[in-house]
RNA sequence: UUCUGUUCUCAGGGCGGGGUGAAAGUCCCCACCGGCGGUAAGGGCCCCGGCCCGAGCCCGCGAGCGCCUUCCCCGCCCAUGGGCGGGGAGGGGUCAGCAGAUCCGGUACGAUGCCGGAGCCGACGGUCAUAGUCCGGAUGAAAGAGAAUGGGC
Numbered sequence: 001u002u003c004u005g006u007u008c009u010c011a012g013g014g015c016g017g018g019g020u021g022a023a024a025g026u027c028c029c030c031a032c033c034g035g036c037g038g039u040a041a042g043g044g045c046c047c048c049g050g051c052c053c054g055a056g057c058c059c060g061c062g063a064g065c066g067c068c069u070u071c072c073c074c075g076c077c078c079a080u081g082g083g084c085g086g087g088g089a090g091g092g093g094u095c096a097g098c099a100g101a102u103c104c105g106g107u108a109c110g111a112u113g114c115c116g117g118a119g120c121c122g123a124c125g126g127u128c129a130u131a132g133u134c135c136g137g138a139u140g141a142a143a144g145a146g147a148a149u150g151g152g153c
Stems, first nucleotide, its partner, number of pairs: 002152009016030004031133002033122002035061004042053004056120002064098002066095001067092012102118005124136003
């Protein structure tokens, strides 16, 4: 330096004002927020070797929903072993599926990344009323980041 085992730690932000209404942090107007890795023409540092920062909407990933599967409970049906529906707890981890959203102008050899402007997007369940921002699963899980310690080339 590179590959790798084990263990540990860390790993998400945001409704403020007004309107309507019996009721809204859920609707309407204004506001506010942006996980992780990659890319890098912008910025910073420099011993000039290089290093650091830099995209919500470019390429991927994550949780969640869905799907598959195991077990348990309830109901119904066929009849002894199953089928269907509902609920709960595990497992798989992208599986058929959902997994969002960007343009215009400028500069330039080159920009969906820089500068300027205008837009757009945001799981599931709950709720006196429809939620990116409230409550809940979640004191969970996890992309990944770091540390300690061991092994191989």
Molecule: FMN riboswitch aptamer (RFN element)
Organism: Rhizobium mongolense subsp. loessense